Context: one part of a larger RNA
Molecule: small-subunit ribosomal RNA, 3' major domain
Organism: Picea sitchensis
């Protein structure tokens, strides 16, 4: 100087407390361990692995396994020979890949040949999702959006080092003030960036419609007020009043204001820690394979199933289920697409097909909610697993192994032990909607969007994670 203490002091965080909900019990979805298997490809493993890489495994993907094949190779460069390229037919085969026949002679030319492309030979080489993340780059997680981490000069000390960075206040903050052998500076903090919340100006189409006409309808003329959409400004700074404080920094209360003390959310992650993660995104050293650890194909597997475990969605009902009627969003996607209306089918769907490269057309129905009816506490008109059967869609193909619909079937489950976990406001809870990845989809996931909309916070004694000062130590 650090590290550490079931030492001390200060300050702090959904850390506890105060509340609301959930997990742990049930069946199901999904990931993982284990077991099994010809193979169940590989990686990730306390927090910081486990709906993770994977924004989507029927074939492909695919890396795994079995079998059938290839050996200058699917791909790159150089060399030699040959044929333009290319197209069609037959035939063996599970396919890959072999075999046979035919059509076809282009383009540039100094007529020697060349360019592009195909086939064949030899060799330099290709290739490797093979190993090592403890050889590495790059990227990422984590402590942690925690408030820290350093340096020049000076000065103190024999030196390691100290000081600055400590003290008194204050802050979300090493934030600011003040004092001081320190005085300056850097990386962080904050601000600058984006979104939301308010006004003004400007622009009005595909959006809007107050008043005057018009219509079934903002439908049409008209209008530029309103709403909304873009663009550009303004606005919030402890600015102002009072208290408090050291006349400071600040802090408390108030006014005005759309917003008040960081307005809310996001992006932004210092020096470093964990030989943290990734050689399977990519790049790369070294090692290894080279008629195979490379390459092509068919089929199978990644989907197995006594069991353990994580994350979810659905429930156990009356604050409800079911059946009629009625209302109100935001944000997205669409030409290989989104598809109105109409017809047809109980439905999934099918037929025909207008419109839209979209503020125009369309996906599109928002659902919780309101209202009327019925059920009356039951394993039920709760719950929907499982199974049978009949259909639909995508696609060469749906058996292994897809999704959807109708009818029938109707399991466990009556609120869950020890324990654990999320959340402080438009938050939790609850309700639907859209998107990416798809031919299709195992999405209950992920990422966004809005609707309805709470309770509680006395406080910091103890638990837990950082942080600052101080002290003990047989530790470095």
């Nucleotide at each position: 100087u650090g590290a550490u203490g079931g030492g001390g002091g200060g300050a702090u965080g959904c850390a506890c407390a105060a509340g609301c909900g959930a997990u742990g019990g049930a069946g199901c979805a999904u990931g993982u361990g284990g077991u099994u298997c010809a193979a169940u490809u590989c990686g990730a493993u306390g927090c910081a692995a486990a709906g993770c890489g994977a924004a989507g495994a029927a074939c492909c993907u695919u890396a795994c396994c079995a079998g059938g094949g290839c050996u200058u190779g699917g791909c790159a460069u150089g060399u030699c020979g040959u044929g333009a390229a290319u197209c069609c037919u037959c035939c063996c085969a599970a396919a890959a890949g072999a075999g046979a026949g035919g059509a076809g002679u282009g383009u540039c030319u100094u007529c020697g040949g060349g360019a592009a492309c195909g086939c064949g030979g030899a060799c330099a080489u290709a290739g490797g999702u093979g190993g090592u993340g403890c050889a590495u780059g790059g990227c990422u997680g984590u402590c942690a959006u925690c408030a820290g981490c350093u340096c020049a000069u000076g000065u103190c000390g024999u030196a390691a080092g100290g000081u600055g960075u400590u003290g008194g206040g204050u802050u979300a903050a090493g934030u600011c003030c003040u004092g001081c052998a320190a005085c300056a500076a850097g990386c962080g903090c904050a601000a600058c960036c984006c979104u939301c919340g308010u006004u003004u100006u400007u622009a009005g189409u595909u959006g809007c419609u107050a008043g005057c006409a018009u219509u079934g309808a903002g439908u049409u003329u008209g209008g530029a007020a309103c709403c909304c959409u873009g663009a550009a400004c303004a606005g919030a700074c402890u600015g102002u009043u009072g208290g408090u404080g050291a006349u400071a920094a600040g802090u408390c209360a108030g006014a005005g204001g759309a917003a008040g003390g960081u307005g809310a959310g996001g992006a932004u992650g210092a020096c470093g820690u964990c030989a943290a993660g990734u050689c399977a995104u990519c790049a790369u050293g070294c090692c290894c394979c080279u008629u195979a650890u490379g390459c092509c194909c068919u089929g199978g597997g990644c989907a197995a199933c006594a069991c353990g475990u994580g994350u979810g969605a659905u429930a156990c009902a009356a604050u409800g289920a079911c059946c009629g009627g009625g209302a109100c969003a935001a944000a997205g996607g669409g030409u290989c697409u989104c598809a109105a209306c109409c017809c047809u089918g109980c439905a999934a769907g099918g037929g025909c097909a207008a419109g839209c490269u979209a503020a125009c057309c369309u996906c599109a129905a928002a659902a919780a909610c309101c209202u009327g009816g019925c059920c009356u506490c039951a394993g039920u008109u709760c719950a929907g697993a499982u199974u049978g059967u009949a259909g639909g869609c995508u696609g060469c193909a749906a058996a292994u192994c897809g999704c959807c619909u109708g009818c029938a079937u109707g399991a466990a489950g009556u609120c869950a032990g020890a324990a654990u976990u999320g959340c402080u406001a438009g938050u939790a809870a609850u309700u639907g909607u859209c998107g990416g990845u798809u031919a299709g989809c195992c999405a209950u996931a992920c990422a966004a969007c809005a609707g309805u909309g709470a309770a509680u916070a006395u406080g910091u004694u103890a638990c837990u994670g950082g942080u600052c000062c101080u002290u003990g130590u047989a530790c470095a």